Context: one part of a larger RNA
Order: sequence, then structure tokens, then C1' cells
RNA sequence: CUGGGUGUAAAGGGUGCGUAGGUGGCAAGGCAAGUCUGAAGUGAAAAUCCGGGGCUCAACCCCGGAACUGCUUUGGAAACUGUUUAGCUGGAGUACAGGAGAGGUAAGUGGAAUUCCUAGUGUAGCGGUGAAAUGCGUAGAUAUUAGGAGGAACACCAGUGGCGAAGGCGACUUACUGGACUGCUACUGACACUGAGGCACGAAAGCGUGGGGAGCAAACAGGAUUAGAUACCCUGGUAGUCCACGCCGUAAACGAUGAAUACUAGGUGUCGGGGAGCAUGGCUCUUCGGUGCCGUCGCAAACGCAGUAAGUAUUCCACCUGGGGAGUACGUUCGCAAGAAUGAAACUC
Repeated sequence: CUGGGUGUAAAGGGUGCGUAGGUGGCAAGGCAAGUCUGAAGUGAAAAUCCGGGGCUCAACCCCGGAACUGCUUUGGAAACUGUUUAGCUGGAGUACAGGAGAGGUAAGUGGAAUUCCUAGUGUAGCGGUGAAAUGCGUAGAUAUUAGGAGGAACACCAGUGGCGAAGGCGACUUACUGGACUGCUACUGACACUGAGGCACGAAAGCGUGGGGAGCAAACAGGAUUAGAUACCCUGGUAGUCCACGCCGUAAACGAUGAAUACUAGGUGUCGGGGAGCAUGGCUCUUCGGUGCCGUCGCAAACGCAGUAAGUAUUCCACCUGGGGAGUACGUUCGCAAGAAUGAAACUC
């Protein structure tokens, strides 16, 4: 390389859009590039293989045949692939009518709670722990009442509920806006699937500039614990957490399961729609789309998966090929940096 694989053994790219490329529905006609078939030429000889023969045998040598699986030219076939012409509607899409949703962005508003400030009441403790101490408090704390300030997060509803490509999204209102689903006709007529590069998005932490800073809290300080305690516990506390703009581009970015299509027993919840029936209770039956559980066949090393497949098939992409060395070194690209991406070898078992 091939082959075999990728939930957990090595292995699915974090996610989408999409270029080249690869692959591609039904039916008809043309062409004949692929494909199939006939013929001709060529495919040197030797070697190889088969059948004979000659050296006493063999090696070796000679003769004949096959083979040389290829290439070129030419005649034909038209099922399949391709290409072209004119079509079809089942794939895909558009229009129309609906209901659902923490989908996104921006602006505004609200209540509870913590903290702080001011004032009142009030007096000696409060706080904290396994127990304590550091800490706060007679300069009046804790507690309680009233008023004010400010920031962050939105209890209940809340649900293996919903939405989103993933990351993710949860108070309320408004504006703008993306997608999915259902129904019914009408329209376009294969417009599709995948997608190397590429582009965009991408938790938290981190970085830059400018704001903001209530609570929490790396670092740090102190008190404890302990043989020690650079920890666990306690009292404080700065970056940060928040906002705007710009970077970073990584996660156990997980369903550890790439995307698409078709087919393959059932049962039972739940969410969003549609249809039918009548025992009118939102009950039964049914259908489409999502989200869970159980389970047959099948698969699997087992665990388990099982119409949301890890089953049966097809297409395309990504990735794996013993452990360590090592996601390291070097080089390159990107980045302000931190670092990210790509990614070996010697050696060793």
C1' cells in the first nucleotide's frame, strides 16, 4: 500500500455555510467517450511455460507451439455509465394560511436578596468553628425600623419540557430579525447529497483600550489544624467575574456515536400541529414532526445499541495502524502575549 476499522480497546474534524472534486430520481430519442464484440497490424530475438529432439544423464543446446494479459487502426452492438435533445413529478425548493418556542440583537422597565450610607430604637456583645482564634463592636456594633445609593443575578412557574448548527439560551415589555413544524392547493422542474482547501461562528479562562465594581473570589495576608500544612476549615482580600470595542480559538467543545437517503416487530410516556368518530370526558382512533423509556430481529469482545441504530445498504468527508519518547523537537503559518495549528526522529520496551 492493501485490508480492516473509528460509543467504551488506536481512531468522528467543536459547529455550520460553501468552492473544486466525488456521487446522484423517473421515462423517451440521438451520439458512441467509457463498456462489449469481430477483423487487421504490432507486441524483436533470447528468457518463461507446454510438447518433442541432441550431447552416455543433467546442467546446457536445438526445433515446434502457447503466451506476451498491451497498444494502434477499422467494422459493429447500445443494456449500463457518460454526453446531448425534448419531457415528468415522487427528491429539493417557492408562494399561501396557521399555531408553538429561555433562537438572535438592541432599548426600556420591575420586584426579592446581599452590601454600603444616613437617621431612629436599643445595649454588650457580634461573628465564626469539630473546638477555637484572627476579625467587627462602648468613637455604640450585631438586632430592628424608615429612607437612600449601587452592582450583579432573575426564586416560584420548571418538566429525561422548549429553541438553536454547535458553543449555548430562563424576570417583564417593545422594536428589528433567523430557523423549524403543520395544512391545503398552486408553481419551478433534479435545481440534489457530501464537501479537500476557504470563509464564518465558537463555553470558561486569558490578553489590549476605556468604563464599572454589590456579592463572590485565583494571587496574597492573618487565624487555626498538623510532626510539618506553601492545603482542606475560618477572617479578610486584589486581579477577575459585569459593560463597550478588539483579540485569543481551545474544552471530558460528549451522545466520548460525522453528514445525507432508503428499508427493517411491537409497547409506553411527553412536546408542537392536522384529521376522523361519539359514550361530550378533551375521551378514543389516526397522521406528520420533535424528545424519552422498554423491547423483537439483527449487530456487538462484552457492556449494550435497537425506526433518534452501534441493524441492513448506498454516497461523500474526516480520522486510526503497538506502548513510551511526544502532542515533544525542528521548520512553517497565525497571535500583542499566553500560546494555538501542523507535527517527526534517534533511542527504548